[in-house]
RNA sequence: AGAGUUUGAUCCUGGCUCAGAUUGAACGCUGGCGGUAUGCUUAACACAUGCAAGUCGAACGGAAACGAUACUAGCUUGCUAGUAGGCGUCGAGUGGCGGACGGGUGAGUAACGCGUAGGGAUCUGCCUAACAAUGGGGGAUAGCCCGGUGAAAACCGGAUUAAUACCGCAUAAUCUCUACGGAGUAAAGGAGGCCUCUAUUUAUAAGCUUUCGCUAUCUGAUGAGCCCGCGGUGGAUUAGGUAGUUGGUGAGGUAAAGGCUCACCAAGCCGAUGAUCCAUAGCUGGUUUGAGAGAAUGACCAGCCACACUGGGACUGAGACACGGCCCAGACUCCUACGGGAGGCAGCAGUGGGGAAUCUUAGACAAUGGGGGCAACCCUGAUCUAGCCAUGCCGCGUGAGUGAAGAAGGCCUUAGGGUUGUAAAGCUCUUUCACCUGUGAGGAUGAUGACAGUAACAGGAUAAGAAGGACCGGCUAACUCCGUGCCAGCAGCCGCGGUAAGACGGAGGGUCCUAGCGUUGUUCGGAAUAACUGGGCGUAAAGCGCGCGCAGGCGGCUAUUUAAGUUGGAUGUGAAAGCCUACGGCUCAACCGUAGAACUGCAUCCAAAACUAUUUAGCUAGAGUGUGGGAGAGGAAGAUGGAAUUAGUUGUGUAGGGGGUAAAAUCCGUAGAUAUCACUAGGAAUACCGAAGGCGAAGGCGAUCUCCUGGAACAUUACUGACGCUAAGGCGUGAAAGCGUGGGGAGCAAACGGGAUUAGAUACCCCGGUAGUCCACGCCCUAAACGAUGAACACUAGUCGUCGGGAUGCUAGUCAUCUCGGUGAUGCACUUAACAGAUUAAGUGUUCCGCCUGGGGAGUACGGUCGCAAGAUUAAAACUCAAAGGAAUAGACGGGGACCCGCACAAGCGGUGGAGCAUGUGGUUUAAUUCGAUGCAACGCGAAAAACCUUACCUACCCUUGACAUCCUGCGAACUUUCUAGAGAUAGAUUGGUGCCUUUCGGGAAUUGAGUGACAGGUGCUGCAGGGCUGUCGUCAGCUCGUGUCGUGAGCUGUUGGGUUAAGUCCCGCAACGAGCGCAACCCUUGUCCUUAGUUGCCAGCGCGUAAUGGCGGGCUCUAAGGAAACUGCCGGUGACAAACCGGAGGAAGGUGGGGAUGACGUCAAGUCAUCAUGGCCCUUAUGGGUAGGGCUACACACGUGCUACAAUGGCCGGUACAGAGGGUCGCCAACCCGCGAGGGGGAGCUAAUCUCAGAAAACCGGUCGUAGUCCGGAUCGGAGUCUGCAACUCGACUCCGUGAAGUCGGAAUCGCUAGUAAUCGCGAAUCAGAAUGUCGCGGUGAAUACGUUCCCGGGCCUUGUACACACCGCCCGUCACCCCAUGGGAGUUGGCUGCACCAGAAGUAGGUUGUCUAACCUUCGGGAGGACGCUUACCACGGUGUGGUCAAUGACUGGGGUGAAGUCGUAACAAGGUAACC
Repeated sequence: AGAGUUUGAUCCUGGCUCAGAUUGAACGCUGGCGGUAUGCUUAACACAUGCAAGUCGAACGGAAACGAUACUAGCUUGCUAGUAGGCGUCGAGUGGCGGACGGGUGAGUAACGCGUAGGGAUCUGCCUAACAAUGGGGGAUAGCCCGGUGAAAACCGGAUUAAUACCGCAUAAUCUCUACGGAGUAAAGGAGGCCUCUAUUUAUAAGCUUUCGCUAUCUGAUGAGCCCGCGGUGGAUUAGGUAGUUGGUGAGGUAAAGGCUCACCAAGCCGAUGAUCCAUAGCUGGUUUGAGAGAAUGACCAGCCACACUGGGACUGAGACACGGCCCAGACUCCUACGGGAGGCAGCAGUGGGGAAUCUUAGACAAUGGGGGCAACCCUGAUCUAGCCAUGCCGCGUGAGUGAAGAAGGCCUUAGGGUUGUAAAGCUCUUUCACCUGUGAGGAUGAUGACAGUAACAGGAUAAGAAGGACCGGCUAACUCCGUGCCAGCAGCCGCGGUAAGACGGAGGGUCCUAGCGUUGUUCGGAAUAACUGGGCGUAAAGCGCGCGCAGGCGGCUAUUUAAGUUGGAUGUGAAAGCCUACGGCUCAACCGUAGAACUGCAUCCAAAACUAUUUAGCUAGAGUGUGGGAGAGGAAGAUGGAAUUAGUUGUGUAGGGGGUAAAAUCCGUAGAUAUCACUAGGAAUACCGAAGGCGAAGGCGAUCUCCUGGAACAUUACUGACGCUAAGGCGUGAAAGCGUGGGGAGCAAACGGGAUUAGAUACCCCGGUAGUCCACGCCCUAAACGAUGAACACUAGUCGUCGGGAUGCUAGUCAUCUCGGUGAUGCACUUAACAGAUUAAGUGUUCCGCCUGGGGAGUACGGUCGCAAGAUUAAAACUCAAAGGAAUAGACGGGGACCCGCACAAGCGGUGGAGCAUGUGGUUUAAUUCGAUGCAACGCGAAAAACCUUACCUACCCUUGACAUCCUGCGAACUUUCUAGAGAUAGAUUGGUGCCUUUCGGGAAUUGAGUGACAGGUGCUGCAGGGCUGUCGUCAGCUCGUGUCGUGAGCUGUUGGGUUAAGUCCCGCAACGAGCGCAACCCUUGUCCUUAGUUGCCAGCGCGUAAUGGCGGGCUCUAAGGAAACUGCCGGUGACAAACCGGAGGAAGGUGGGGAUGACGUCAAGUCAUCAUGGCCCUUAUGGGUAGGGCUACACACGUGCUACAAUGGCCGGUACAGAGGGUCGCCAACCCGCGAGGGGGAGCUAAUCUCAGAAAACCGGUCGUAGUCCGGAUCGGAGUCUGCAACUCGACUCCGUGAAGUCGGAAUCGCUAGUAAUCGCGAAUCAGAAUGUCGCGGUGAAUACGUUCCCGGGCCUUGUACACACCGCCCGUCACCCCAUGGGAGUUGGCUGCACCAGAAGUAGGUUGUCUAACCUUCGGGAGGACGCUUACCACGGUGUGGUCAAUGACUGGGGUGAAGUCGUAACAAGGUAACC
């Protein structure tokens, strides 16, 4: 410090996710030792048991218990009982001090509760310092004792008693009060010692002395109470709150200021700088993270606060409204004799419960500290220790060295090897930790050690007792095999898994950490993703529709003043701990100690005066006013026009008419329309001018004239003197539609009606038509209210228009130049993700306002405000996704555009689709009908040929190292004849035969059958594992690269443009210059000529010759080798002086002459595992091999491709001509003979320019048929034959005789062809024993048409749009149906909190009070003062009633929303998305 993820790719925006650190953690697996720290985050839920606050006999009366001593009694040691407070002591009680500390918890609290800095009107036990005093009396009371009540807790009565308990009196001030004269106010004694003085008897008392107390006042310290500035939280869908409320006067009250309380008076006080209300929360030092600023947090430790079962209350006291005190009320638990009582672990342990989850009912007061005490001492779950837990942090160990045969085993393998791996074993060495034995500090200044089997040290024994967890697709370090087969599963995000998974599970190996490792959760970081540091708003989310303007924020120049901000210095404070630095102590470290720094803050004082602010005095550049002449659809009102539409009236005039449409129909019209003339009526809108033009803040404004009125610009430079800018709330304005009331209504026109279209058509089109559109007044307040661009000011290159004003110049104009203001275009710098913006900024700056923070849910719900309503405004959450989005790029696509091509259409010719048959396919059938091919680009295709074989299928019967290959062992040459059984394979028997090579006499090669196992074999699966081959787009003209330029980049340029071509063919131009694969050419064939050569080929004419025949010479044809020829070369025209095109000449051929071969980068997971070869998987007495028979040939049907026809351009009969290219020795087969014929016999020739297949047919000549299901057509069937073959039944071809079906030119639709082509005619070949209507070739005869590119199909190039990229067979919207989820409404129901009004009123305090009682003091002895109880008044907790508010849960039903596998209906959007889209 970044990374992954939106896309085909790119840049940006933007969210989600990850890597780091952290933790009071939990869970999973694992676990050796020690140190150190932490350990109920949940139920402030309920608690059994034990302990946690007592102490003082030196305050007191005393003596229940224990002990010692002495004595007495019962029986003897001894025990028991008793006596003695005389002693040690001490239960209960009175009294004092302490139980307000220490310890726990965080419920409440948004508050002066906390933090920080201050203030002044207070109190303070014990402690400290000072001063004074401590005299003299009195009355009670608990306990003990007696009696009583009660289950108990406890209580009552009587008698008696003490005090440092209580109460007076005296004295007292520096205390308190005061009228300044005065008045008032205290105490307590205890203990130890001593007898010098006094008293008496040793010895005590008085006394003395020491000490602890007590009392008054005051000082300090400590602690506490109170007030205040500032700081720290969320909600405005909480905007108004407040009557003791705010202040004053007086009084009361308190330790103390104060409405703290009361009476009276005034009407204030708080609040947009957020009052009140609601929700949440203890605050801080600090802690975690972070570079920091920040963000989150407040366990442990420390400071403060609050609380102690819940609520209320006071008492006592220095201090409490009191955790282990009291009273009352409530809930709960326990005891009970039912009358009544007892209790409060948020102390330490512990229990139950809750929960993912958090420890021992331990030891000790040895240390530190606390309470009491003179002290000894007692108490102390504070504390110090130990125990449990890997919960965290820190440290150590589980051995070290050597050791290659690179062992075995595992795993992988290309079978060679690699890896685990110096790892192990083996050899040598060490003993840290743990273990055993012994010694043994310090914590302890005199004594005292829980810890403690302490730490530490020494010795001993043995490599011995001690390693796991997660991960290995990318992010992210680490890879292979097997299993599984969208299953099981994984997953933090992207995503893996559908038969070759580095992503699942296992294994081997590896990587990272290590007594831990992972997972889950939390917080910060990364996240500049709330932006102070440090973001944005034209199109990504985001500028309010516009203006005015209060508050607020900001603000021109000069001088002056103050010192608030600002800057500097000083002082105080900022607790300790923590963080940081240095040093030191535990062997190190964690940990601890000492010191320093820091604590960025606050307060006070001093100083400075530039800037901001303040004060004062000025200025004119900002702003405003005045003056002048102009421009304008600026606004409001009134008046007046013309054109047009419509309606009405009167004419003219006549229609199977008009109108309307793509075409129609509804509609109007003989009752006279449309058309046309005239007149009348009424409403709305204002042609031309008119423009990138003008005005206005925006919305918006368009005939003319009049009146009223706003603003801006220019010129002039007289006046004011900062008067300014922005603007939350607020106020005003605000298109269209809509609403209310009243008018008006010509045209247009939602709704609605009708006609069309359509599968439907609640639409688009047509005919009608009402609200509305218009006017007046009042509402509504929203728009893609847009420049998707807030307002103001300043600065920053130009050029070209246009509107308004002014100035200057001259040539005086319809002129030129300059200038101010407005409005446009283009374009530098600069900005921007890009597009683009660019003095009218989206540039550079300043000021102020508004707004944004992933998509959906949703601008929705609820609540509030506004509105008559419609609705507007403000505005969430649950849930869900990993994207949503912007700009640009290259494709693909478009019922977008431009250009061009092709038998693509058109123009023609002939077919298919109808019939019969052939053949292939689908389907069906079957034991099997083997398999593959399936739009074009499967279907006379693989198959250039299924009777057996082929053959892969079915049935039956056989074989198991196998029909075939290699190796090993041993036997035999190989081979061959015949017979039997069987369907055959096969089995059994049998005959002949002994070979070749080298011979070193062993053997070797070849070969048959047998045995054994390695293995063979598979037309079994996967063409979606892969090779090779092939089809197709397409013989279309394209596809790319290097360097360079441009662009952030994907990419672009080149390859686009102007011409031209069949062509990315060529030329020109050009930030491109070159190159490659394609095109063309080179190759074959055909067309002309020449040369050479001439056998098997050749004869029109010449010569020789024959009965006749090319038989011979020569030539020709032909054959086959080599050449020539054609190149836009020549001429004219067009074009740009080019490329090229058009026409012509010549020529056999003319513009690639015709045909063929040749197929770029790629596309279709196209086809083929059944041509071949091949990875993986599967079968192995079978999915292999053999044999026989059957099947592939089936047949209600559908489709493709063909053949033959339907006839007269024909059929039939007879006669006469003319090819080319091929094949042939297991072959072609002549002549001749036989048969009607298929064919048979026969045998010549030919290994082929020689012989043969082989008589080509259409054509031509003659005859017949006469439009008919025929002398057309030949299917089908019957009979008889021929040939091939082992064999024609299933299932061959052909011949003859007979039979004579459909069919009379073929619906929608569809195919081929542009010249020697279509059409038509025959011939040959491959395959092959036989078997073509198929396929591949060959020649004969031989046309028609092409205006042209609008349309259909396919393609090329450029451009445009795009929400497509699996690329339009794309994407995608909404209703409905089903499942699930969260949420709104909902008659209501339940509960919590709370406001107001009222009832009620425990305990308690305060006030009142003769109802009762009453020790101290006073008394005139009667009583009084004072007190207690009771009663009562005020306040008040719980509780109750009524009525509101609010929150949560729940609710029949219901609304929309979201997510779901491939459901239904349509097709709204994306292309002109087929009616442009959107608001």
Model confidence (mean pLDDT): 85 of 100. A computed fold for a 1479-nucleotide RNA from an uncultured prokaryote, annotated as small-subunit ribosomal RNA.